[in-house]
């Protein structure tokens, strides 16, 4: 002076960094559910699945449409306010556990391993969703942060090509090495 290592110190990307809480506002919507009548005509009861148990149902059930009453919400949105943080977070997939009348299949909910994702915008496609609102995921592009490498420059610094956050900067503390 360089180089590794460390459950260690303190950051750093972005003026739309990430998440979570609460408060108001619009939107969901004159929609669902309930109630009445009229139509249907044989099954019906979380899922447009099978099976069972216990009920309803021609004194008309489920559902589907009309037409009247009367009427939400919940996710997701924008705007403030407050908090925790820099894998902050996020998506698949798999176990366990709980819930959904049992079951098997699905559904949803916490935890939990494993893989991917540096951030942020645009556009295309699928999915979710009342939604040309928003999100997830892939493509592909744009800008930007960082680190290694080439070149150009005295130097700030500028450009070119690549990888990722188990990164990278920053002070300790071991160690090896000049």
């Nucleotide at each position: 002076u360089g180089g590794u290592a460390g459950u260690u110190u303190a950051g750093a990307g972005g003026u739309u960094g990430c998440a979570g809480c609460a408060u108001u506002u619009a939107u969901c919507a004159g929609u669902a559910a309930u109630c009445c009548a009229u139509c249907c005509g044989a099954g019906a009861a979380g899922g447009a699945a099978g099976g069972g148990a216990u009920u309803c149902u021609a004194u008309g059930a489920c559902a589907g449409a009309u037409g009247g009453a009367a009427g939400a919400a919940a996710g997701g949105a924008a705007a403030u306010g407050c908090u925790g943080c820099c894998g902050a977070a996020g998506a698949a997939a798999g176990c366990c556990g709980c819930g959904g009348c049992c079951c098997u299949c699905c559904c949803g909910c916490u935890g939990u391993u494993u893989u991917c994702u540096g951030g942020u915008c645009c556009g295309g496609a699928a999915g979710u969703g009342a939604a040309u609102a928003a999100c997830u995921u892939c493509c592909a592009g744009a800008c930007u942060g960082u680190c290694a490498u080439c070149a150009a420059g005295c130097a700030a610094u500028u450009g070119g090509u690549g990888g990722a956050g188990c990164g990278c900067u920053u002070a300790c503390u071991g160690c090896c090495u000049c």

A computed fold for a 178-nucleotide RNA from a Clostridiales bacterium, annotated as Lysine riboswitch aptamer. Rfam family: Lysine riboswitch aptamer. Gene Ontology term of the family: lysine biosynthetic process. On this family, see Mandal et al., Cell 2003: "Riboswitches Control Fundamental Biochemical Pathways in Bacillus subtilis and Other Bacteria". Rfam's curators write: Riboswitches are metabolite binding domains within certain messenger RNAs that serve as precision sensors for their corresponding targets. Taxonomically the source falls in Eubacteriales (Bacteria, Bacillati, Bacillota, Clostridia).